[in-house]
Molecule: c-di-GMP-I-GGC riboswitch aptamer
Organism: Halanaerobium kushneri
RNA sequence: CCUUGAAGGGGUAAACCUAUUGUGAAGUAGGGACACAAAGCUAAGGGUCUGAGCAAAUCAGACUGCCUGGCUGCAAAAG
Repeated sequence: CCUUGAAGGGGUAAACCUAUUGUGAAGUAGGGACACAAAGCUAAGGGUCUGAGCAAAUCAGACUGCCUGGCUGCAAAAG
């Protein structure tokens, strides 16, 4: 380095509840713990969702805990 997640120590935190912001998808904070070796960052390609639009096109948004790409990163028992 590939690879792997055995062990140890840490980390994050789904559903749900409360408060709050937003028309909304959702965000933030507290509780909570289903999971996660990138469940760290990035909305770049695809995807899903929201709002506007009769609708299509299109525009403006949300999601990285859907997939891919990019950047960074913990450990090293076995291979």